[in-house]
RNA sequence: GAGUUUGAUUCUGGCUCAGAACGAACGCUGGCGGCAGGCUUAACACAUGCAAGUCGAACGCCCUUCUUCGGAAGGGAGUGGCAGACGGGUGAGUAACGCGUGGGAACCUACCUAAUAGUACGGAAUAACUCAGAGAAAUUUGUGCUAAUACCGUAUACGCCCUUCGGGGGAAAGAUUUAUCGCUAUUAGAUGGGCCCGCGUUGGAUUAGCUAGUUGGUGGGGUAACGGCCUACCAAGGCGACGAUCCAUAGCUGGUCUGAGAGGAUGAUCAGCCACACUGGGACUGAGACACGGCCCAGACUCCUACGGGAGGCAGCAGUGGGGAAUAUUCGGCAAUGGGGGCAACCCUGACCGAGCCAUGCCGCGUGUGUGAUGAAGGCCCUAGGGUUGUAAAGCACUUUCAAUGGUGAAGAUAAUGACGGUAACCAUAGAAGAAGCUCCGGCUAACUUCGUGCCAGCAGCCGCGGUAAUACGGAGGGUGCAAGCGUUGUUCGGAAUUACUGGGCGUAAAGAGUUCGUAGGCGGACUGGCAAGUUAGAGGUGAAAUCCCAGGGCUCAACCCUGGAACUGCCUUUAAAACUGCCAAUCUAGAGACCGGAAGAGGUUAGGGGAAUACCUAGUGUAGAGGUGAAAUUCGUAGAUAUUAGGUGGAACACCAGUGGCGAAGGCGCCUAACUGGUCCGGUACUGACGCUGAGGAACGAAAGCGUGGGGAGCAAACAGGAUUAGAUACCCUGGUAGUCCACGCCGUAAACGAUGAGUGCUAGAUGUUGGGAUCUUCGGAUUUCAGUGUCGCAGCUAACGCAUUAAGCACUCCGCCUGGGGAGUACGGCCGCAAGGUUAAAACUCAAAGGAAUUGACGGGGGCCCGCACAAGCGGUGGAGCAUGUGGUUUAAUUCGAAGCAACGCGAAGAACCUUACCAGCCCUUGACAUACCGAUCGCGAUUUCCAGAGAUGGAUUUCUUCAGUUAGGCUGGAUCGGAUACAGGUGCUGCACGGCUGUCGUCAGCUCGUGUCGUGAGAUGUUGGGUUAAGUCCCGCAACGAGCGCAACCCUCGCCAUUAGUUGCCAGCAUUAAGUUGGGCACUCUAAUGGGACUGCCGGUGUCAAACCGGAGGAAGGCGGGGAUGACGUCAAGUCCUCAUGGCCUUUAUGACCAGGGCUACACACGUACUACAAUGGCCGGUACAACGGGCAGCCACUUCGCGAGAAGGAGCAAAUCCCUAAAAGCCGGUCUCAGUCCGAUUGGAGUCUGCAACUCGACUCCAUGAAGUUGGAAUCGCUAGUAAUCGUGGAUCAGCAUGCCGCGGUGAAUACGUUCCCGGGCCUUGUACACACCGCCCGUCACACCACGGGAGUUGGUUACACUAGAAGCGGUUGAGCUAACCUUCGGGGCAGCCGACCACGGUAGGGUCAGCGACUGGGGUGAAGUCGUAACAAGGUAACC
Repeated sequence: GAGUUUGAUUCUGGCUCAGAACGAACGCUGGCGGCAGGCUUAACACAUGCAAGUCGAACGCCCUUCUUCGGAAGGGAGUGGCAGACGGGUGAGUAACGCGUGGGAACCUACCUAAUAGUACGGAAUAACUCAGAGAAAUUUGUGCUAAUACCGUAUACGCCCUUCGGGGGAAAGAUUUAUCGCUAUUAGAUGGGCCCGCGUUGGAUUAGCUAGUUGGUGGGGUAACGGCCUACCAAGGCGACGAUCCAUAGCUGGUCUGAGAGGAUGAUCAGCCACACUGGGACUGAGACACGGCCCAGACUCCUACGGGAGGCAGCAGUGGGGAAUAUUCGGCAAUGGGGGCAACCCUGACCGAGCCAUGCCGCGUGUGUGAUGAAGGCCCUAGGGUUGUAAAGCACUUUCAAUGGUGAAGAUAAUGACGGUAACCAUAGAAGAAGCUCCGGCUAACUUCGUGCCAGCAGCCGCGGUAAUACGGAGGGUGCAAGCGUUGUUCGGAAUUACUGGGCGUAAAGAGUUCGUAGGCGGACUGGCAAGUUAGAGGUGAAAUCCCAGGGCUCAACCCUGGAACUGCCUUUAAAACUGCCAAUCUAGAGACCGGAAGAGGUUAGGGGAAUACCUAGUGUAGAGGUGAAAUUCGUAGAUAUUAGGUGGAACACCAGUGGCGAAGGCGCCUAACUGGUCCGGUACUGACGCUGAGGAACGAAAGCGUGGGGAGCAAACAGGAUUAGAUACCCUGGUAGUCCACGCCGUAAACGAUGAGUGCUAGAUGUUGGGAUCUUCGGAUUUCAGUGUCGCAGCUAACGCAUUAAGCACUCCGCCUGGGGAGUACGGCCGCAAGGUUAAAACUCAAAGGAAUUGACGGGGGCCCGCACAAGCGGUGGAGCAUGUGGUUUAAUUCGAAGCAACGCGAAGAACCUUACCAGCCCUUGACAUACCGAUCGCGAUUUCCAGAGAUGGAUUUCUUCAGUUAGGCUGGAUCGGAUACAGGUGCUGCACGGCUGUCGUCAGCUCGUGUCGUGAGAUGUUGGGUUAAGUCCCGCAACGAGCGCAACCCUCGCCAUUAGUUGCCAGCAUUAAGUUGGGCACUCUAAUGGGACUGCCGGUGUCAAACCGGAGGAAGGCGGGGAUGACGUCAAGUCCUCAUGGCCUUUAUGACCAGGGCUACACACGUACUACAAUGGCCGGUACAACGGGCAGCCACUUCGCGAGAAGGAGCAAAUCCCUAAAAGCCGGUCUCAGUCCGAUUGGAGUCUGCAACUCGACUCCAUGAAGUUGGAAUCGCUAGUAAUCGUGGAUCAGCAUGCCGCGGUGAAUACGUUCCCGGGCCUUGUACACACCGCCCGUCACACCACGGGAGUUGGUUACACUAGAAGCGGUUGAGCUAACCUUCGGGGCAGCCGACCACGGUAGGGUCAGCGACUGGGGUGAAGUCGUAACAAGGUAACC
């Protein structure tokens, strides 16, 4: 820097990624070279070989060879010297003077250097060897001989050591022909080492007290040396909150990795120090060890054995087994560098130098170069044209680095000596010849297509992808990145300012302890002088080398190496300075305190007093209810309640005043009086003189509930009981009611203990209210001003925003507390406190990618306000009951084709299923096909038509008649048609409306939906569009940080209503003539027709209103405030409907899911629902008479009229392609008659007879006549339509159609009732409010139970580690005591010295007992987490339906 919480935003906050690194490992792949690196695990066990020897110039002996016999050379074991304490390995232990750094004094130092002095005289042994034994071996005993630079004595002592200052003590080694090498003592140096101190050096306080040699002193001992290092005695100290002790972890450092740095992590290789050497203990030798390749003992393990006893220690180099994800050769050489011994030659050296193995890392090189377009072939994609792989290949021309083969051949070496090594390098030869992979391609993140798969298989670092069109899985093509490597995994730092010193926070996101007092600590007013700890400057020492950095140089470059410089930010010493902090001294008054005078107050404690009210008791009056609720009941009451009057008892609380008023540190405090008592404020002062602030631990106070003891108990009231409510109701409501509430004393110690805001000080605009005090002025009303409180608004500033704003959340300082993703969890374990309840302190495993704050837009609310709608109300008529029609569900069926599903499916698609339609079923039958285009061949047709046969038909086979294609360049050339054939293909009412287009429904004809510019806001967004009026309307007006605009509204369009003009045929007839008749003449005035115009605009008047918009009323007018009706449907919502209208992607099918045929089905029928029709009757039925329409339709048609039939209709037959003819009778209505309240009415069903359409009315048509005469007497819960020419009622026409309407779409006739109003139901609009919703309440979400898995706690116990204490035990060993036994040196007379042995002290292993602590297992048990759909309820989010929460 990016991704990820959201619909979007911003903040907080976690998770994740991109970078660098590695002693790495794994997967795929692998040409060369240089330089480096290579058991991180089992400090597990080790076969075999090697890793420390050397010296004959210290010594004797033995062997071999040579000999000039004098001896010389070589070898062996041994005595002796030096070395073996270095070099090499490892990191177990160690939290320590171990390491780092800087100092210090009480020490030692072989070999080396320098200096001084010396090196004399003697003695006794012993190994080797010989002989004799023991033993399997390892080894060992005895006897005898012998040498020394081995051992011992004496002498000497410049210097040396001790000293009581008299004195006393102590050396030596020789070798050799010389030279020389040695030896002894002492001094000094160098080197190396021992010791002490300051500072630094991991985590845990759920480790708070530790310590008896402990701290100090004295005497003694011991050491190279100081020292409780050890010992005796004395004293009682020492360490610790600046973290002792304990537990866990760890070698430390230079450095390494990362990082801008500060930091963080780390301590492989190289270098310094330390520690260790199978585990534990111990000393010896020595200059040096308590000793890796030495010794003794104990233990475990392994090996040998003749069972008696012995041997061993790879954390040296190789190597083996084991462990593990994992780490190499049982190599060459001492040529170089270095080490040991030696005079030297030389010997030894798994140190080292080299080689081998390994892409483990870093660096370098190569795998060719140029040219080459038919842009080859092949692959992949494709819109079928092409694109891409791709100049890539091939081809042509060239080159030879590396590798290969051959030849020459170094440096490393100074005179000699080369493991590496015939190596590096150079030369020659041949030939593009031998040499490229890995990851990734949804975003982060560079790179895209196709096929397969179909929430499967799988991917995944995070977000996430996959449920039939996957750039995310798998394959392929193409591309990206890196490259002899590339990816993955692991780890560290970074990004992460996500522990914040640099550099964070705490009102609401995690976070201010409930409050105060106060200890340690931290911080602290003014002035002066001194000191110099902090501070600053200079100088000196040190800060090893290597590394990093800079410059230069060497390998062809680089990595790598060399030289020089700088740096190592640190520590120490020293010299100065004196501003600031500090310390010391002195002074001051502004902080703080004190004194005096006033003031307010529910501040606290105790005692006393008061009235109102509730309840109870007594008495009176009085009678049937009272009480309670949404409604009731439980309850009380005729044994007298409730109500009312009077009196009494008792407890608790104190109305009004009362106020964002007062007091208190907080919790909290409210009737009155008194006593005692704390704090505060104001004014004044001649006092003290920084006495202050904060405050870890600590202490005190601390609501309510709760606990203990004893009282008290009126009201209220957990638990409990009953009544209701409810699906349930362990609740909400009601009736009762116990703890408790009250008092005294003692505990508890927590609250949403909140201003969710720690305390203190200073500074930084104001306005306004209020409480307490003061000052000045005053016209006494008040005004101005100043302290101390308490509120509201508001500037700067701050804040993520909300908001805060002199009472800060502003600007600064000081101190304390607290936070670091959500859950697990304020839980477990442990500790402390508590009588208990519980409190406090306080984790981890595991799990998620979020959890969260503020604000925004919506949606929603059993939130609010305003408004509208046949939404309710007011009315009229229905549905729901009956019969029938029709559609649907269900059932049935071979099939009952399919779709539509709340409103917005259900007389819907379907404006008309007997066949057809038809998609369905059972059969028959066809396969380039019923239909389209293209190709080849044949024919010239085709087609229409007759008859026959088979068949259910399709179809197949015969057959009659009619007709004999067009153009023409005259070529079967072109076109057209039919038949046959083959292949591309046709076909599909098959699937997906959740892949789509188009069309449609719906909210809704609701008034809304947006944009540009500007402004405001970090932003999402807001403003405009909100507000005040008004409207049917976002309609208009006014106002306004908005000004304008668009889609909607309205208008423009059609129609109806009035008039005019034009035009009069098929229309009309006022006047004239005429007729049966507008029939005809005539006319076009009227009606009407159909074209064009006019007319209505709140235009006029009055009132209301803001001088507005507009509303109300009126005039005129055919019509008045949108005149009625229609067409017209904004942005969008419902993955709404339709793949079966059509179009179309993908998938499926292809002798069938396609095509044809006849038959059946879509018409079924215990049932349920929707929508209609007809009724139930008298506002009526029936009969007779009689009047008035409009829209429309008509030639395969409408059909006048006549005749026949009871009728449906039939037979004739005019007119009309229609303002002319026909359908055409309009019906309700009106007049008259009849029926008289009944199954009268109704007209379903059934029997019979017919008509019409049609190939055909059986399944399955309509109509007519005769007969039959079911249910039904106005319809439960519920529910629908309608506000005027409307409802209701009456007929009438049309589309579809051969026939078939109660359906649908139109037309006119008659023609109402009601609307107080907006509380309620439903739907909608605007504003506002809450929200944990955004798939948007059909939302979200909680807990128990059931199931599976996971980690954790408890747990009778059990197993193991570790640790302290007590007792026991006591190997080896040093020192001590003893030492009768043994004994060469001196002395030899005693003696002295030494050794063995014994004893006791210390002490490792081991044993016993009870503890502490850590870990493993554990029947059972507890909660927690996760899981797709489980069960029960609905606690929370809206007033969440009882406000929520602590």

This is a predicted structure of a 1446-nucleotide RNA (small-subunit ribosomal RNA) from an uncultured prokaryote. The coordinates come from a structure-prediction model, not an experiment, and the mean pLDDT is 86. Its Rfam family is "Bacterial small subunit ribosomal RNA". Rfam links the family to the GO terms ribosome and structural constituent of ribosome.